Overview: Predicted 3D model of a 69-nucleotide RNA (c-di-GMP-I riboswitch aptamer) from a soil metagenome. The sequence is in RNAcentral, with records from MGnify.
RNA sequence: AAGGCAAACUCGCCGCGAGGCGGGGACGCAAAGCCACGGGGCUCCACGCGAGCCAGCCGAGCUACCGAA
Numbered sequence: 001a002a003g004g005c006a007a008a009c010u011c012g013c014c015g016c017g018a019g020g021c022g023g024g025g026a027c028g029c030a031a032a033g034c035c036a037c038g039g040g041g042c043u044c045c046a047c048g049c050g051a052g053c054c055a056g057c058c059g060a061g062c063u064a065c066c067g068a069a
Stems, first nucleotide, its partner, number of pairs: 004029002009024006027056001033062002037059003040054005
């Protein structure tokens, strides 16, 4: 340089819920790509050594564009 992703908020849909999907929108991100393995936070419950959600909280693992290399 070329691009990429998309917070909050908002509209519609799904879910008991945390939250997820799509449209709008950009706070930011060099892995803000994937992954629920560890820690952490959150939800539901029959409160059990249960079931789930969060990857843009941290760590680990896997993969990766341009340029110097």